[in-house]
């Protein structure tokens, strides 16, 4: 170093839902609070999904709708990294 996750040690993170905040939104940060997670640690680098301000088309200019991420989401899979302990 490599490949694995029984059974423990020490521990870590924190779903939903509450309160507060940012944002059009999806969703994000704080505080509470745990469903749960062996990388549920970091990276939008492919693919899924989510949302549609702006753009742009239908409408009789509005309303209202359809398209569309440059937005989101890493607790959607996959990739790349960097990591605790045990077995082998």
């Nucleotide at each position: 170093a490599c490949c694995u996750g029984a059974u423990a040690a020490g521990g870590g993170c924190a779903a939903a839902c509450c309160c507060g905040u940012c944002g059009a939104a999806a969703g994000g940060c704080g505080g509470g609070g745990g469903c749960g997670c062996a990388a549920a640690g970091c990276c939008u680098u492919g693919g899924g999904u989510c949302u549609a301000a702006a753009g742009u088309g239908g409408u009789u200019u509005a309303a209202c709708u359809g398209c569309u991420a440059u937005g989101a989401u890493u607790g959607c899979c996959a990739g790349g990294u960097u990591g605790c302990c045990g077995g082998g």
Description
A computed fold for an 88-nucleotide RNA from Firmicutes bacterium HGW-Firmicutes-14, annotated as c-di-GMP-I riboswitch aptamer. Rfam family: c-di-GMP-I riboswitch aptamer. Its family is annotated with cyclic-di-GMP binding in the Gene Ontology. The organism belongs to Bacillota, within Bacteria.